[in-house]
Formats: sequence, C1' cells, structure tokens
RNA sequence: GGGCUGGUAGCUCAGUUGGUAGAGUAGCAGACUCUUAAUCUGUCGGUCCAGGGUUCGAUUCCCUGUCAACCCACCA
Repeated sequence: GGGCUGGUAGCUCAGUUGGUAGAGUAGCAGACUCUUAAUCUGUCGGUCCAGGGUUCGAUUCCCUGUCAACCCACCA
C1' cells in the first nucleotide's frame, strides 16, 4: 500500500428485507437469613465510533474519515 471483518449499556454480546434498541453480567434498593454468601423481586442504565448523503423515517442502505483484529504485497 491492497483486501476483508468488526466498533451497540461499566463489561460480554444480540438485533431488524429501514419504522420510537434488547439479553446476560455488573451497580443500586428490597425480600429471605442471627449475619454474609447464594436465591428471588424491582430498579438503573445508550447522542448504536465520527461526519455527510438517500429517505416521510437510518444502528440498518451509500460515501468519507477514524480505531481494532486478520490476510496478502513491498521495504529492511
């Protein structure tokens, strides 16, 4: 330099032929317990990497940038 995959909650990950974004775990509160742990219930959570375009409407489609991983090539 070329190719390909990915960036969504504190963390690990889903998601939809475009229609107001979810799970587990963590945090907080409560129940249970002599207490803790475990268990159960409730609650808290997001400018969906950034900027533009298309559209009535974009996490989803298109372009550019950026970050990460992988493959190939070049240099040494």
Predicted 3D model of a 76-nucleotide RNA (transfer RNA) from Advenella mandrilli. Its Rfam family is "tRNA". The family's RNA type in Rfam is transfer RNA. Its mean pLDDT, the model's own confidence on a scale to 100, is 80.